[in-house]
RNA sequence: GGCGGCGUAGCCAAGUGGUAAGGCGAGAGUCUGCAAAACUCUUACACGCGGGUUCGAUUCCCGCCGCCGCCU
Numbered sequence: 001g002g003c004g005g006c007g008u009a010g011c012c013a014a015g016u017g018g019u020a021a022g023g024c025g026a027g028a029g030u031c032u033g034c035a036a037a038a039c040u041c042u043u044a045c046a047c048g049c050g051g052g053u054u055c056g057a058u059u060c061c062c063g064c065c066g067c068c069g070c071c072u
Stems, first nucleotide, its partner, number of pairs: 001071007010024003018055001025043006048064005
């Protein structure tokens, strides 16, 4: 330099045009003699950045940034 994949909450991660799942962690509560475990609730503005297409974009297109891989 060329090609491809990925970027979603504190961490992992699903979703691929129409109000963005779940788990871990964290906070509160129930329970308990105290704890642990279990259960319930909460975690309000999480879709890398900038444009474009569209009535509508996390999703499609372009550019940029970052990470990973392949080729030379």

The RNA shown here (transfer RNA) has 72 nucleotides and comes from a Candidatus Yanofskybacteria bacterium. Lineage of the source: Bacteria > Bacteria candidate phyla > Candidatus Yanofskyibacteriota. Rfam family: tRNA. From the family's description: Transfer RNA (tRNA) molecules are approximately 80 nucleotides in length. The family's RNA type in Rfam is transfer RNA. The sequence was found in a public genome assembly. Its mean pLDDT, the model's own confidence on a scale to 100, is 81.